A computed fold for a 97-nucleotide RNA from a Selenomonadales bacterium, annotated as Glycine riboswitch aptamer. NCBI's taxonomy places the organism under Bacteria, Bacillati, Bacillota, Negativicutes, Selenomonadales. The coordinates come from a structure-prediction model, not an experiment, and the mean pLDDT is 79. Its Rfam family is "Glycine riboswitch aptamer". From the family's description: This family represents the bacterial glycine riboswitch. The sequence was found by an Rfam model in a public genome assembly.
RNA sequence: AUGGAACUCUGGAGAGCCCCUGGAUAAGGGCGCCGAAGGUGCAAGUCGGCAUGCGUGCAGCCGAUGAAUCUCUCAGGCAAAAGGACAGAGCAGUUGA
Numbered sequence: 001a002u003g004g005a006a007c008u009c010u011g012g013a014g015a016g017c018c019c020c021u022g023g024a025u026a027a028g029g030g031c032g033c034c035g036a037a038g039g040u041g042c043a044a045g046u047c048g049g050c051a052u053g054c055g056u057g058c059a060g061c062c063g064a065u066g067a068a069u070c071u072c073u074c075a076g077g078c079a080a081a082a083g084g085a086c087a088g089a090g091c092a093g094u095u096g097a
Stems, first nucleotide, its partner, number of pairs: 001094002004091001007090005016031001018030004032078003038074001039072001041070001045065006052059003
């Protein structure tokens, strides 16, 4: 200098600590809500195909592939704690002097 599978430290948002049954902080049920663990979906582009069109390599259609902090809300979450995408520092590795 580069670097991201893992690890350490720091920062790190959103949304009922709602209602019911219950002796209960157990367990179960109900309604409302959040997106930043994880997971789902796809745009352009790329690739392939065609009983299509013409201006003959383009268009159209179909299929495959295809990102996110977008989308869904399956999972997870809605006091604090914990967790937490992501960011910074350390650090592994690699390269150079």